RNA sequence: ACAAGAGACUUAAGCCAUGUUUUGAGUGCCUCGGGGGAAACUCCGGGAGUAGAACUGCUCAAAUUCGGGGAAAGCUAACGGCCCAUAUGACAGCCUAUGCCAAUCCCGAGCCAAGCUGCUCCAGGGCAGAAGGUGUAGAGACUAGACGGGCAGCACCUAAAACCGGGCGACCGGUGAUGGUGAAGGGAUAGUCCAGACCACAAACGGCGUAUGCG
Numbered sequence: 001a002c003a004a005g006a007g008a009c010u011u012a013a014g015c016c017a018u019g020u021u022u023u024g025a026g027u028g029c030c031u032c033g034g035g036g037g038a039a040a041c042u043c044c045g046g047g048a049g050u051a052g053a054a055c056u057g058c059u060c061a062a063a064u065u066c067g068g069g070g071a072a073a074g075c076u077a078a079c080g081g082c083c084c085a086u087a088u089g090a091c092a093g094c095c096u097a098u099g100c101c102a103a104u105c106c107c108g109a110g111c112c113a114a115g116c117u118g119c120u121c122c123a124g125g126g127c128a129g130a131a132g133g134u135g136u137a138g139a140g141a142c143u144a145g146a147c148g149g150g151c152a153g154c155a156c157c158u159a160a161a162a163c164c165g166g167g168c169g170a171c172c173g174g175u176g177a178u179g180g181u182g183a184a185g186g187g188a189u190a191g192u193c194c195a196g197a198c199c200a201c202a203a204a205c206g207g208c209g210u211a212u213g214c215g
Base pairs, nucleotide, nucleotide: 008027009026010025011024012023013022014021015019028050029049031047032046033044034043035042036041055153056152057151058150059149060148065109066108067107068106069105070104074100075099080095081094082093110134111133112132116129117128118127119126120125138194140193141192142191143190144189154182155181156180157179160178162175163174164173165172166171199215201213202212204210205209
């Protein structure tokens, strides 16, 4: 220089720029410290960063209900405080969430596909239980899979027990998973729809905004 490949996720706000953009917040990963472990590794917490990496096949699609608790950043400022005043602490200005929105973190009861465990009965079912799920979408309805559940496989890491060899012995070397790793996103992912969102108007509230009506 050319070519190819790659660019973590969610959300809010910003823009002469609309971008795998910047900033804030949360999550993942990485790294450091502490707990667990024989180790690989894992759990918890704080800080800095975000270069790289995160496998394949088969299978399941049900419950999707009733309630409850917590949330940062962002937005707003009625009440309250400050301030210029003194005619009144009136208007304006500034600060402040107990208000609003919301990424999301959870709990109780009920319920649930396949697989697993136990009991029953044995054609095949029935009941119970654990894990996991539902509850938890932009109000919501439906379909499919996967980043979800289950079962296999593959790659890599470790080597406690076991076995083999060595050593007087403490132990050393080797084989080898019943141990691990292969991220997070499904608080609706990909889609189809839509009474939701968005926009205009009306009325309520101090505002943001919320819920309502109407188009």